[in-house]
This is a predicted structure of a 181-nucleotide RNA (Lysine riboswitch aptamer) from Guptibacillus algicola.
The model forms 98% of the base pairs in the Rfam consensus.
It matches the Rfam family "Lysine riboswitch aptamer". On this family, see Mandal et al., Cell 2003: "Riboswitches Control Fundamental Biochemical Pathways in Bacillus subtilis and Other Bacteria". Rfam describes the family as follows. Riboswitches are metabolite binding domains within certain messenger RNAs that serve as precision sensors for their corresponding targets.
Model confidence (mean pLDDT): 79 of 100.
The sequence was found by an Rfam model in a public genome assembly.
């Protein structure tokens, strides 16, 4: 001193990310469910069994009482910077009375996204909530190139702006490896 690699270990981005408490709020919902009556008169309900039901179910209508889950927002803690998200396989566990099917959820491993916001448009969602995916135009961290000005005698280079363009396998600061001078 130059080249290689998904080597370490630290660190930055900013309305930056999860989670955990069940605390506060709306929303679900004047909704189920329940109870009471009026009708009716034989099934009802399931994938199947188990259930219910002439002591009148299912069903409708009226009246009353009157939620909770799950999806959110806010607070406050924790742990954090591929944080994490989302799409797909597999493993295992949970849930309803049973079993199957189906949802949920933990791990793994592939695949993708650099990051918050904004607007369209699908989807999912009770939703005007949120959410995911794309497409738009910007905005930010960061590397690079190019122009331009300022430093620098000149050159290396440093530094502002601007503009293009890259991906988190990135950047930055320190190191280790292995090869070759």
């Nucleotide at each position: 001193c130059g080249a290689u690699g998904a080597g370490g270990u630290a660190g930055a981005g900013g309305a930056g990310c999860a989670g955990a408490u069940a605390c506060u709020c709306a929303u679900u919902a004047g909704u189920a469910c329940g109870u009471g009556u009026u009708g009716g008169g034989a099934g009802a309900a399931u994938g199947a069994c188990a259930u219910c039901c002439a002591u009148g179910a299912u069903c409708a209508g009226c009246a009353u009482c009157g939620a909770a889950a799950g999806g959110g927002a806010g607070a406050u803690c924790u742990g954090c910077c591929g944080a994490a998200g989302c799409a797909a396989a597999a493993a295992u566990a949970a849930u309803c009375g049973u079993c199957a099917c189906a949802u949920u959820a933990u791990u793994u491993u592939u695949g993708u996204u650099g990051g918050g916001g904004c607007g369209g448009c699908a989807u999912u969602g009770a939703a005007u909530a949120a959410a995911u995916g794309u497409c738009g135009a910007a905005c930010u961290g960061u590397c690079a190139u190019u122009a331009u000005g300022a430093g620098g005698c000149c050159c290396a280079c440093u530094u502002a702006u601007a503009a293009u363009g890259g991906a988190g396998a990135a950047c930055u600061a320190c190191u280790g490896a292995u090869c070759g001078g």